This is a predicted structure of a 108-nucleotide RNA (SAM riboswitch aptamer (S box leader)) from a Syntrophomonadaceae bacterium. Its mean pLDDT, the model's own confidence on a scale to 100, is 86. It was read from a public genome assembly, where an Rfam model found it. Lineage of the source: Bacteria > Bacillati > Clostridia > Eubacteriales > Syntrophomonadaceae.

[in-house]
RNA sequence: CUCUUAUCCAGAGCGGAGGAGGGACAGCCCCGAUGAAUCCCGGCAACCGGAUUUAAAAUUACGGUGCCAAUUGCUGCGGGGCGGUCAAUCCGACCCGGGAGAUGAGGG
Numbered sequence: 001c002u003c004u005u006a007u008c009c010a011g012a013g014c015g016g017a018g019g020a021g022g023g024a025c026a027g028c029c030c031c032g033a034u035g036a037a038u039c040c041c042g043g044c045a046a047c048c049g050g051a052u053u054u055a056a057a058a059u060u061a062c063g064g065u066g067c068c069a070a071u072u073g074c075u076g077c078g079g080g081g082c083g084g085u086c087a088a089u090c091c092g093a094c095c096c097g098g099g100a101g102a103u104g105a106g107g108g
C1' cells in the first nucleotide's frame, strides 16, 4: 500500500506540560486564549491474546491495539414517498441502499 471480515445513534478528567490550531477530503456547520494540535497522567470500551468458568456463552481488564465535543458533526452517489410551490427537474426535513472514512482481526 492492498484484499477479506466485524463494528461505527452507548461510554470516557473542571489534572500537568504545551502554545494555535482542530473536526480525513470538499461544501457546510462547529470546537478553540473561559485556551487547539501534540506529549504525560487519568479514564472509557472490550476487537485480539492471557486468565477463570466443562462447553455454548460469560467474567476479568494482566498484555496488544483502539477510543475519550457534536451519530463517522451533517451532506457528498442512487432510489422512495412526504411537505413547501400554480407547478417543477427548485427548496426542506425524512426513510432505504451504496460510496468514502475510521478502528480491530486475519491474509497478500
Stems, first nucleotide, its partner, number of pairs: 001108008013041001015040003021031003025076004042068003047064003050060003072100001077097004082092003